Predicted 3D model of a 71-nucleotide RNA (transfer RNA) from a Candidatus Nomurabacteria bacterium. It matches the Rfam family "tRNA". The coordinates come from a structure-prediction model, not an experiment, and the mean pLDDT is 80. Lineage of the source: Bacteria > Bacteria candidate phyla > Candidatus Nomuraibacteriota.
RNA sequence: GCGAGUGUAGUAUAGUGGUAAUACUCCUGCUUCCCAAGCAGGUGACACGGGUCCGAUUCCCGCCACUCGCA
Repeated sequence: GCGAGUGUAGUAUAGUGGUAAUACUCCUGCUUCCCAAGCAGGUGACACGGGUCCGAUUCCCGCCACUCGCA
């Protein structure tokens, strides 16, 4: 340099053109002599920029980062 893949809460993963899910984490409460564990509730995310569409996390283009392959 060329090609391909992946980007979603603090972390790890789902998901789909129509309210974004789960677990751990974090916060509050209950329980406990205290801690841990457990129970209940709550907060928090679609890398970025454009396009298509009534509507985009999803489709298209570009760009950025990372990974892999070729040279």